This is a predicted structure of a 364-nucleotide RNA (Bacterial RNase P class A) from a marine sediment metagenome.
The sequence is in RNAcentral, with records from MGnify.

[in-house]
RNA sequence: GAGUUGGCCAGGCAGUCGCUGCUCAUUUAACGAUGGGUGGAGGAAAGUCCGGGCUCCACAGGGCAGGAUGCCAGGUAACGCCUGGAAGAUGCGAAUCUAUGGAAAGUGCCACAGAAAAUAUACCGCCCGACUACUUUCGAGUAGCCGGGUAAGGGUGAAAUGGUGCGGUAAGAGCGCACCGCGCUACUGGCAACAGUAGUGGCAGGGUAAACCCCAUCCGGAGCAAGACCAAAUAGGGGAACAGUGGCGCAAGCCACGGGUGCUGCCCGUACAAGUUCCCGGGUAGGUCGCUUGAGGUACGCGGUGACGCGCAUCCCAGACGAAUGGCUGCUCACGACAGAACCCGGCUUAUCGGUCAACUCUU
Numbered sequence: 001g002a003g004u005u006g007g008c009c010a011g012g013c014a015g016u017c018g019c020u021g022c023u024c025a026u027u028u029a030a031c032g033a034u035g036g037g038u039g040g041a042g043g044a045a046a047g048u049c050c051g052g053g054c055u056c057c058a059c060a061g062g063g064c065a066g067g068a069u070g071c072c073a074g075g076u077a078a079c080g081c082c083u084g085g086a087a088g089a090u091g092c093g094a095a096u097c098u099a100u101g102g103a104a105a106g107u108g109c110c111a112c113a114g115a116a117a118a119u120a121u122a123c124c125g126c127c128c129g130a131c132u133a134c135u136u137u138c139g140a141g142u143a144g145c146c147g148g149g150u151a152a153g154g155g156u157g158a159a160a161u162g163g164u165g166c167g168g169u170a171a172g173a174g175c176g177c178a179c180c181g182c183g184c185u186a187c188u189g190g191c192a193a194c195a196g197u198a199g200u201g202g203c204a205g206g207g208u209a210a211a212c213c214c215c216a217u218c219c220g221g222a223g224c225a226a227g228a229c230c231a232a233a234u235a236g237g238g239g240a241a242c243a244g245u246g247g248c249g250c251a252a253g254c255c256a257c258g259g260g261u262g263c264u265g266c267c268c269g270u271a272c273a274a275g276u277u278c279c280c281g282g283g284u285a286g287g288u289c290g291c292u293u294g295a296g297g298u299a300c301g302c303g304g305u306g307a308c309g310c311g312c313a314u315c316c317c318a319g320a321c322g323a324a325u326g327g328c329u330g331c332u333c334a335c336g337a338c339a340g341a342a343c344c345c346g347g348c349u350u351a352u353c354g355g356u357c358a359a360c361u362c363u364u
Stems, first nucleotide, its partner, number of pairs: 001362009011332007019040009042338001046349002049347005054223004066219005071085005086100001087098004101214002106212002108208003123154002125150005131144005162180006181203001182201008227289004237280006244257005260272004296315003300311004333336001
């Protein structure tokens, strides 16, 4: 000088005027008011993409369907997250990235080009043989056509049936051999993924599973507008009693007469409305809770490579609901980005002016 990885900060100070939670004091019958003290957005509060707590509903157990995940081991309340490792790819390197199980269960697909894209096959070429024509130094050569061999070479393609070399052959070919690759077996190391070594097999059926599918593991649904409690007015639901008049009685009450509608034109009998009063239960408005003490923060010690765990001490750090966290002034600097809590927590992803610290790499 150029980089890689992981942390931390997110303008500062002062004055003044407000807003809001809690608390104390004074005051008020109460509601409340006034004053003092104290707390008051983020690393992402965001997207709502995963996982969990909490709440209600459902649920004997098992299965189907559907969804998610997918190398190995560990961490965690749990995860699709994190840590460590393996394999592959990229980079000189520090490092970074990877849906990284199965293609020999089955089905499908592989554009264009190409002979052929999968029960294989042969365009050019190379080689052998027959025939015909021409040439001939009579050995043969050249051209055409037919039959056969071959997959070395050329050509097509993203991909063509292991690769390179030597031998071999008419030309060729794992046909043979050496090395590399691959399969299988054994041993060694590792918890494992896997790695290494030795032997062995001439070598098997190309790719695609973020195509269907198969295998393994996991998953009940809805969400704080969840849900719990208190509870008006009006309307409506259920139940009980009751006409009125006169008499007795202090009153409660008792007695007598008597009464609306339907069955019914009338009587008896029976059923019942409206109205009044009282009681019961459900819901609405409204209010209270859920609500912030929690898988919590900080310091130290111990265990672990690490994620993390354990112990101990200490701290309380927003809790609104038409929804607070702001305005102005001064000084100062490096001139200030993205952005505003709404039940809570662990992650991921996305946005972000700049500053700073640590470890490591390369070059000079």